[in-house]
RNA sequence: CACUUAUCCAGAAAGACGGAGGGAUUGGGCCCUGUGAUGUCUUGGCAAGUUACAUAGUGUAAUAGUGCCAAUACCUAUCCUACAAUUAGGAGCUGAUAAGCU
Repeated sequence: CACUUAUCCAGAAAGACGGAGGGAUUGGGCCCUGUGAUGUCUUGGCAAGUUACAUAGUGUAAUAGUGCCAAUACCUAUCCUACAAUUAGGAGCUGAUAAGCU
C1' cells in the first nucleotide's frame, strides 16, 4: 500500500510555540478564526479495539500499542421511500479508526 470485518448523532482541554487561514479532497452551504484558529510540543483526559472474569442484554478489571478531545465523519452531491412542496428517513460513494490478513 492492498484486502476482509466492525464502528463512526456518545465521550473527553489546559499551557507553551507559532502567525493565517482552517473545517480530508472538488462544488455549494454553514461554521471556526488576530479575544490567535489550523498546526507542533508538553501535560491531562476520553474512547474503541484487545485480554481476563462473570453474563440474558451487558458489566467489571487490566492495560503494551492505537485513535481521539468544535459542530453527526459539520451538512450536502448519487439512488430509494414518504410528502403538493419545503423537508424527513434509509441506502450508497468517499473518508477515518480498530482488529485481522498478504